Model confidence (mean pLDDT): 82 of 100. Predicted 3D model of a 110-nucleotide RNA (SAM riboswitch aptamer (S box leader)) from uncultured Algibacter sp. It was read from a public genome assembly, where an Rfam model found it. Of the family's consensus pairs, 94% are formed in the model.
[in-house]
RNA sequence: GUGUUAUCAAGAAAGGUAGAGGGAUUAGACCCGUUGAAGCCUUGGCAACCCUUUAACUUUUAAAGAAGGUGCUAAAUUCUACUAAUACGAAAGUAUUGGAAAGAUAACGA
Numbered sequence: 001g002u003g004u005u006a007u008c009a010a011g012a013a014a015g016g017u018a019g020a021g022g023g024a025u026u027a028g029a030c031c032c033g034u035u036g037a038a039g040c041c042u043u044g045g046c047a048a049c050c051c052u053u054u055a056a057c058u059u060u061u062a063a064a065g066a067a068g069g070u071g072c073u074a075a076a077u078u079c080u081a082c083u084a085a086u087a088c089g090a091a092a093g094u095a096u097u098g099g100a101a102a103g104a105u106a107a108c109g110a
Stems, first nucleotide, its partner, number of pairs: 003108006013043005021032003026081004044073003049069002051065006077102001082099007
């Protein structure tokens, strides 16, 4: 770099260092940031994908747990973009709901 499957409106911050950016990418909107951004380090926390235990008794389901491997720790994946339906509108378009695409994370495989 890439394939398959599952999940993505819940949850969880302090210190040190650093010094101007950051919220994946493009565009727009909106927001965070010298009352200190990104990055790096330390300690904590959240969650429960892998995992552990128990019970069903079969390859799945339920409950409990957190030692270990990841992950995460502003705002829905911050929102919109493509598409379908519905409502409003003369139209342009706007709103709501669903889907797709893109992305993130995990497990498995090559």